[in-house]
RNA sequence: GGGGCAUUAGCUCAGCGGGAGAGCGCUUGAUUCACAUUCAAGAGGUCGCUGGUUCGAAACCAGCAUGCCCCA
Numbered sequence: 001g002g003g004g005c006a007u008u009a010g011c012u013c014a015g016c017g018g019g020a021g022a023g024c025g026c027u028u029g030a031u032u033c034a035c036a037u038u039c040a041a042g043a044g045g046u047c048g049c050u051g052g053u054u055c056g057a058a059a060c061c062a063g064c065a066u067g068c069c070c071c072a
Stems, first nucleotide, its partner, number of pairs: 001071007010024004018055001026042005048064005
C1' cells in the first nucleotide's frame, strides 16, 4: 500500500427496512433463623461517528474511526 471481518445494555451476543431484545450481571420484593437456590418486578441503549437512499434505517450505500486477520 491492497483486501476481508467485526463495532447493538456493565459482559457475551441475537436482531432478512416499520415492536430495540436474550442470557449472565445489577437493584428491589417474596421465600429462609441466615446464606445460597428459586420466584416476581424493575433499572440500564444518541444501535462507533458523519452524510446519503427511503414514507420509514440498528439493518441498504459512501466516507471516517477503532480492533482483528490475510496479501504485498
This is a predicted structure of a 72-nucleotide RNA (transfer RNA) from a Sporomusaceae bacterium. It was read from a public genome assembly. The coordinates come from a structure-prediction model, not an experiment, and the mean pLDDT is 85.